[in-house]
RNA sequence: AUUAAAAAAGGCAAACCUGUUGUAAAGCAGGGACGCAAAGCUAGGAAUCCUUUAAAAGGAUAGUUCGGCUACUAAAA
Numbered sequence: 001a002u003u004a005a006a007a008a009a010g011g012c013a014a015a016c017c018u019g020u021u022g023u024a025a026a027g028c029a030g031g032g033a034c035g036c037a038a039a040g041c042u043a044g045g046a047a048u049c050c051u052u053u054a055a056a057a058g059g060a061u062a063g064u065u066c067g068g069c070u071a072c073u074a075a076a077a
Base pairs, nucleotide, nucleotide: 002075003074004073011036012035016031017030018029019028020027021026034063040069041068042067044066045065046064047061048060049059050058051057
């Protein structure tokens, strides 16, 4: 490199609720934990969703998926 999440130290936070931003999808903050070995970052490909529309175009989702970059512990080369 790679493999794994048994142990140890930790980390993140679904649904839902409150506030707030947005036409919306959805985002942010607090609460809350379904889960996660990258549920860390990244919108490049696909997929899904929203707006608009004759097409097209724009936006959202990284906890849909394939990639890219980085990374604790243990084993291992």
Overview: The prediction has a mean pLDDT of 83. The RNA shown here (c-di-GMP-I-GGC riboswitch aptamer) has 77 nucleotides and comes from a Clostridia bacterium. Lineage of the source: Bacteria > Bacillati > Bacillota > Clostridia.